[in-house]
The part of an RNA shown here (small-subunit ribosomal RNA, central domain) has 345 nucleotides and comes from a metagenome. Its Rfam family is "Bacterial small subunit ribosomal RNA". Gene Ontology terms of the family: structural constituent of ribosome and ribosome.
Context: one part of a larger RNA
């Protein structure tokens, strides 16, 4: 490299738009680039191979012949593949009527709680844990009643319920705004799939600047514990955690399963359409359980495939050094993409 592979053994990019490329629906009708046949010329010699010859054999050596998978030129087939013109309507888009959702952005606004603040009522305990103590309380605490603040998150509804391309989205309303399914059939006529590079977006943590800080809380302190206890309980508490811009770009970014098409028993259960005689049933998009052929090393997957099959993209090639080192490119930094090798087993 070639072959084999990627759900748990190494191995699917965190996602998405898309640029090159590679691929790509029916039908006619040209063309002959590919493709395919014939024929010519080339393809040095030596060596090869194979059949003979010649040194007594063999090594050497010679004749003739192959084979040199190529390449150039011609004549010819046109069933595919390609290019060109025409058409087509089933792929994909449009339009049109309906549906359903925590997709998103911004503004506002509502209760329960939590803390802390004032005022009343009260009176020695609270709080905390296996059990204490550190802490808080006679300067009146815990508890309770009234009233004030402020931040943050939204019980029930809430569901192997919905959305979204991932990341992720859940109190009400209002404005902008992406997507998606279902029904109709009017139009466009392959306009499509994929995607190296590039673009975007990307949980928590971290980082720059200004704000906000009820809770909770790495760091740090003190009680416990214990041999010790830099934990693990506790009792405090800074950054954090929220908001605005920027930035970083990683995760078990999991289904550990990359993306489009097609075909391949069922059975149940659910969400959203459509048609129905509206309690059945059927059918299209989805989330689920089970379960057959198949497939799998097994677990197990099984119409949401890990079954046949085709196209395109990304990886992977013992185990350790190592996701390191160097160099680059990108960051304020913290680091992150790429991405080896001695050795060694």
């Nucleotide at each position: 490299u070639u072959g084999g592979g990627c759900g748990u053994a190494a191995a699917g990019g965190g996602c998405g738009c898309g640029u090159a490329g590679g691929u790509g629906g029916g039908a006619u009708g040209g063309u002959c680039a590919g493709u395919c046949a014939g024929u010519g010329g080339u393809g040095c010699a030596a060596g090869c191979c194979u059949a003979g010859g010649g040194c007594u054999c063999a090594a050497c050596u010679u004749u003739a012949g192959g084979a040199u998978u190529g390449c150039c030129a011609u004549u010819g087939a046109u069933a595919c593949u390609g290019c060109c013109a025409u058409u087509c309507u089933u792929g994909a888009g449009u339009u049109c009527g309906g549906a359903a959702g925590a997709g998103g952005a911004a503004a506002g606004u509502g209760g329960a709680a939590u803390u802390c603040c004032u005022g009343g009522u009260g009176u020695a305990g609270c709080g905390g844990u296996g059990a204490a103590a550190u802490g808080c309380g006679u300067a009146g605490a815990u508890a309770u009643c009234a009233g004030g603040a402020a931040g943050a998150a939204c019980a029930c509804c809430g569901g192997u319920g919905g959305c979204g391309a991932a990341g992720g989205c859940g109190g009400c309303u209002u404005u902008c705004u992406g997507g998606u399914c279902c029904g109709a059939u009017a139009c466009u006529g392959a306009c499509a799939c994929u995607g190296a590079g590039g673009c975007g977006c990307g949980a928590a943590a971290g980082c720059g600047u200004g704000g906000g800080g009820a809770g909770c809380g790495a760091a740090c302190a003190g009680g416990a514990u214990u041999a010790g206890a830099u934990a693990c309980c506790c009792u405090g508490g800074u950054a954090g955690u929220c908001c605005a811009c920027g930035c970083u770009g990683u995760a078990a970014a999991c289904g550990a399963u990359g993306g489009g098409c097609a075909c391949u028993a069922g059975g149940u259960g659910u969400u959203g359409g459509g048609c129905g005689a509206u309690u059945a049933g059927c059918u299209c998009a989805g989330c689920g359980c089970c379960g057959g052929a198949g497939c799998a090393a097994a677990c197990g997957c099984a119409u949401u495939a890990a079954g046949u099959g085709c196209c395109c993209c990304g990886c992977c090639u013992g185990g350790g050094g190592a996701g390191u080192a160097c160099g680059a490119u990108c960051g304020c930094a913290a680091g992150a993409u790429u991405g080896a090798a001695a050795c060694u087993c």
The RNAcentral record of the full RNA draws on SILVA.